[in-house]
RNA sequence: AACUGUUCUCAGGGCGGGGUGAGAUUCCCCACCGGCGGUUAUAGCCCGCGAGCGCCUUUUUCGUCAGAGAAAGGGUCAGCAGAUCCGGUGAAACUCCGGGGCCGACGGUAUAGUCCGGAUAAAGAGAGAACCGCU
Numbered sequence: 001a002a003c004u005g006u007u008c009u010c011a012g013g014g015c016g017g018g019g020u021g022a023g024a025u026u027c028c029c030c031a032c033c034g035g036c037g038g039u040u041a042u043a044g045c046c047c048g049c050g051a052g053c054g055c056c057u058u059u060u061u062c063g064u065c066a067g068a069g070a071a072a073g074g075g076u077c078a079g080c081a082g083a084u085c086c087g088g089u090g091a092a093a094c095u096c097c098g099g100g101g102c103c104g105a106c107g108g109u110a111u112a113g114u115c116c117g118g119a120u121a122a123a124g125a126g127a128g129a130a131c132c133g134c135u
């Protein structure tokens, strides 16, 4: 130094003002926020990944036998699921600079990216450290 393994640590931000209303951080106007890896050059919207829901499998409960619910697991599918253009610089940028635009799981509640909840996430893409073995 490379590789293998073990353990530990870390690993998501944001509603402030006004309006309507019985009631809205949910509607309307103005605001605010941007996980991880990659990419000739720095990315919410280029490629890929992650949590959530769905889906599938198993077990189980109820059942009017049509179905409904719960738990555990899978990571198959990529369905929900997304969203970027113009000009400039440059060897190179949908990443920088200027301008305009757009997107954001599920459940709850007056309709929520920002509130509350599953979730002190015990989950996690990954990042780092220590140590073992071996070359």
Base pairs, nucleotide, nucleotide: 001135003133005131006130007129008128009127010126016030017029018028019027031114032113033104034103035049036048037047038046044102045101052080053079054077055074056073057072058071059070060069061068062067084100085099086098087097088096106117107116108115
This is a predicted structure of a 135-nucleotide RNA (FMN riboswitch aptamer (RFN element)) from Pseudogemmobacter faecipullorum. Lineage of the source: Bacteria > Pseudomonadota > Alphaproteobacteria > Paracoccaceae > Pseudogemmobacter. The coordinates come from a structure-prediction model, not an experiment, and the mean pLDDT is 75. Rfam family: FMN riboswitch aptamer (RFN element). Rfam describes the family as follows. The RFN element is a highly conserved domain that is found frequently in the 5'-untranslated regions of prokaryotic mRNAs that encode for flavin mononucleotide (FMN) biosynthesis and transport proteins.